[in-house]
RNA sequence: ACAUGUCAAAAGCAAACUUACUGAAAAGUAAGGACGCAAAGCUUGAGUCUACGAUGAUUUAUCAUUAAGAUCGUUCAGCUGCCAAA
Numbered sequence: 001a002c003a004u005g006u007c008a009a010a011a012g013c014a015a016a017c018u019u020a021c022u023g024a025a026a027a028g029u030a031a032g033g034a035c036g037c038a039a040a041g042c043u044u045g046a047g048u049c050u051a052c053g054a055u056g057a058u059u060u061a062u063c064a065u066u067a068a069g070a071u072c073g074u075u076c077a078g079c080u081g082c083c084a085a086a
Base pairs, nucleotide, nucleotide: 004084005083012037013036017032018031019030020029021028022027035073041079042078043077045076046075047071048070049069053066054065055064056063057062058061
């Protein structure tokens, strides 16, 4: 330096759920809480979710399309990083 993650040590993140707030929704933030995680660190590039508004159709409240919204704790891709046995 690369690969690897069964030992040890140190440190870290925090699913579901509950409460409050924000949002049209998806979802997010804070507190509690731990199912898990060796990248559950970062980046919306792909993918995925939503559809307020817009457009179109039917006709007056429904359907379809659409990201400018969201998601890295489904997955792929890119970048970076702690510790350590054999």